The RNA shown here (c-di-GMP-I-GGC riboswitch aptamer) has 88 nucleotides and comes from Acetomicrobium hydrogeniformans. It was read from a public genome assembly, where an Rfam model found it. The prediction has a mean pLDDT of 88.
[in-house]
RNA sequence: GUCGAGAAAGGCAAAGCCACCGAAAGGUGGCGGCGCAAAGCUACGGGUCUACAGCCCUCAAAGGGCCAUGACAGCCGGGUUGCCUAAA
Numbered sequence: 001g002u003c004g005a006g007a008a009a010g011g012c013a014a015a016g017c018c019a020c021c022g023a024a025a026g027g028u029g030g031c032g033g034c035g036c037a038a039a040g041c042u043a044c045g046g047g048u049c050u051a052c053a054g055c056c057c058u059c060a061a062a063g064g065g066c067c068a069u070g071a072c073a074g075c076c077g078g079g080u081u082g083c084c085u086a087a088a
Stems, first nucleotide, its partner, number of pairs: 002088001004084001011036002016031006034074001040080003044077003047072003054066004
């Protein structure tokens, strides 16, 4: 250095519930703890989710469809930073 453990010290925190923000996806805080060796950071590539506004069905309403500039880093890959040290 690579790899990585029924290791040590510590870290993060799924579902669910509560409060707040948001049109929604989702986010933030609290409880919680399924899991995680990058479950730290980053939307760069792929992917997924949402659809207020906009466009279309349609002249209008209801209803439906399309659409990312919105969201997800705990979907996969890339980039970047980093704690610990048994065996190999």